[in-house]
This record gives sequence, structure tokens and C1' cells, in this order.
RNA sequence: GGGGGAAUGGUGUAACGGCAACAUUUCAGUCUCCAAAACUGACGUUCUAGGUUCAAAUCCUAGUUCCCUCGCCA
Repeated sequence: GGGGGAAUGGUGUAACGGCAACAUUUCAGUCUCCAAAACUGACGUUCUAGGUUCAAAUCCUAGUUCCCUCGCCA
């Protein structure tokens, strides 16, 4: 350099055009002599910039980062 794949809360993953969800972390509460565990609740997210669309995490273009593979140089 060529080809392919991935990017979603602090973390791990769903949702593949139609109200962004689950688990975990954190915080608060219940329980307990206290704590842990358990239970209940809350907080918080679509890599960036454009485009298409009534509507975009999802489709298109460009860029950024990471992974796989092929090739070149040394």
C1' cells in the first nucleotide's frame, strides 16, 4: 500500500429503517446490631463530519481508531 471486518453507558453485549434494551459497575433505599448477599429504584450511551428519508445505531460518502489477511522494502 491492496482486500475484509469492527466501533453502541464506566465495562460486556442486543436492537439491522419506526419510542435505544439487557447484564454488570456506581449511587440511594429495604433487610441486618454492622456489613456482605438478596430485593427495589435511580443515573448514564449509538467513533467524527456530511448525505438519503416523514423517520437513521441501522442505508450511502469521506475521515479516525482497532483487528484479520495479502503484498512491498529492509
Molecule: transfer RNA
Organism: Zarconia navalis LEGE 11467